Source information
Predicted 3D model of a 351-nucleotide part of an RNA (small-subunit ribosomal RNA, central domain) from a Candidatus Peribacteria bacterium. It was read from a public genome assembly. The prediction has a mean pLDDT of 89. The source organism's lineage runs through Bacteria, Bacteria candidate phyla, Candidatus Peregrinibacteriota and Candidatus Peribacteria. It matches the Rfam family "Bacterial small subunit ribosomal RNA".
Context: one part of a larger RNA
Parts: sequence; C1' cells; structure tokens
RNA sequence: CUGGGCGUAAAGCGUCCGCAGCCGAUCCCGUUAGUCUGGCGUUAAAGCACGGAGCCCAACUCCGUGUCCGUGCCGGAAACUGCGGGGAUAGAGUCAUGCAGGGGCAUCUGGAAUACCGUGUGUAGGGGUAAAAUCCGUUGAUCCACGGUAGAACGCCAAAAGCGAAGGCAGGAUGCUGGGCAUGUACUGACGGUCAGGGACGAAAGCGUGGGGAGCGAACGGGAUUAGAUACCCCGGUAGUCCACGCCCUAAACGAUGCGUGCUCGGUGUUGGGAUUUUCAAUUGAUCUCAGUGCCUUAGCUAACGCGGUAAGCACGCCGCCUGGGAAGUACGGCCGCAAGGCUAAAACUC
Repeated sequence: CUGGGCGUAAAGCGUCCGCAGCCGAUCCCGUUAGUCUGGCGUUAAAGCACGGAGCCCAACUCCGUGUCCGUGCCGGAAACUGCGGGGAUAGAGUCAUGCAGGGGCAUCUGGAAUACCGUGUGUAGGGGUAAAAUCCGUUGAUCCACGGUAGAACGCCAAAAGCGAAGGCAGGAUGCUGGGCAUGUACUGACGGUCAGGGACGAAAGCGUGGGGAGCGAACGGGAUUAGAUACCCCGGUAGUCCACGCCCUAAACGAUGCGUGCUCGGUGUUGGGAUUUUCAAUUGAUCUCAGUGCCUUAGCUAACGCGGUAAGCACGCCGCCUGGGAAGUACGGCCGCAAGGCUAAAACUC
C1' cells in the first nucleotide's frame, strides 16, 4: 500500500424475465471440507536483518542466528461458513373472501368538429396578415338550411388523481386476458435475492408489401419580409401521420437517481382497502392501520444546490458503469439490419 466514486462535476444498462455464478432468515443433531491450532518434513545456496570475525578502514569476504509466505503428513478444537439429517414459520408462494383501476388484445358502436359532394336560398365578395400578396369566387364563392360520403381524433368528466416493468395507456359497450392491494381461523415449508452470457418488450422517426387518406404536413411550388431569406409569416402541397403483417431498436427511453431487504423524528393533502368508535339504523364524522402517490421538515448526508420512511440518511447482498479535454461514440474488425443504420470499440496526434 492492498482505491475512490456514479441526482446536477466522468459514471445506473430504456425496461423486465432469467441459466450459470455470487449471496442467503430460525432451532437441534451429525460431519470436519473451509477456519483456528500443536508436532514432524519441505521451503537449495547466494541475498536480506541482527551479532561477530578477516583484509590498516570501507567496499568486499567469512562465521553464527533469524526470516514472511506457501505446502505435505500425523494429532487436536467445533464458535462461524460449507455439507448431510431432522423440526418450526416471521421470508417466499398457494388458497379463500372482497376491492379499485385510461393495464393489454379483439369485435361492435356514438356524438361534436373538419373536408368534400348534392339540393335549396342568396349576391359580390371571400380568405389571409403587423400590413399585404399569391389563392378562391359571376361556370355563382363566402354565409345559411337540409341531405349524403369519408377519415382521423375523442370536449366536459379530469385531478397535485388512476393503471402498467418500462415504452406507454382516455368517447361508449361486450368478450377474452395480465398484474396489484386489503383481510384471514386455511395450505406448502426457505421453495429466496441479484444476475455475466441469453431471451422478451421497447415512444417518435424510418424501411418492405398491401390498403386507406378528412385534417395536419418534412420535401417541394408560389406570395411576402429582407442587403440576402435555401427561414420565421401567408397560399398550396408529396411522403408521412391511420390500418394489417413483417422489420428497425434509438431518445433529455429522465426521478438525468439499478434491483432487493432491514433500521431511522414529526406535520399536512390525496387514491384504494381494513379495524375500532359516533348513530335506533344507514350516510357522515373521528381515531388507528396496510398499500400507493404528493408537499414541508428533524437527525443525518451533500462541494453546494438540495435529499430527507417514495433517502441522495444508517447498513448488507448482487449486477452495471466511471477514471482529464479533444480526436470519438469515430476508424478498423466482428455481429445484427432490406436499407437507413445499430451494438461492441481503439490509436496516432494534440491541449
């Protein structure tokens, strides 16, 4: 000496499932592999440390003693870890009874708005902007009424609310289906945690084939603005946006905060459940409690900002990641992809 870190300085994989690995609650018995310990052997010499001796001294040389650590055999110990056996139920799971929810998939369906078409009415404008113009309109527009067609999105409810692992999820109805929470006299009996590799899911844009196309609208055309205007504003408008199937696999995929478990003051709101109490009873109210979701805060933490039982506090287990800026998330190689590109990932050089 045997590291320090990861909300914002470099650093948490986008999310989950999960094999190997690593880690693992309680009691009893056994074993003695790990562990501790005694003895014997081995651990060459030189070297090194200490003491001494010889060259005048030193370097150098010689003598004596010691030397971690490791390892083999024999014997001993049994607390902890491992292993074997047995028991229990607080972890985990099952079951029962309930509950809430934009969780997912499929089918059916509704109204408002928009656009277009038809009919009627009606006449000179409409539209758009800071102001205009392009544009539409006497082949009758805009406006109004009635009828029809089409596609997409769902106002109010709506919330700091809810659900989901994340991405994400919202008109209504039905069917199928996943998860969660509470309560409990029931059951199994550690069946658990994390997870390299692996697998699945994964907004938007984009790609392939076929459909669809109202509104919006990259590209593109035109009108303005301007010194210019490859923009901002206006008139149009293709891909796309929508559906089915198959790919792509990225993101400020953010709480910029990995997952699990335990421990650690209070206050206040809200969602779902339970218990007690108030009442003749129901509602309601009050108190306690479990699970979630917000705000403020004690201790503590933090460079500060801030975090603060939803921790960034105090600890343990497991995984991922960081190691000055640029070159660069690039080159090369490999794997994946139809492509676009994705994943993995340097160096020279330079400050």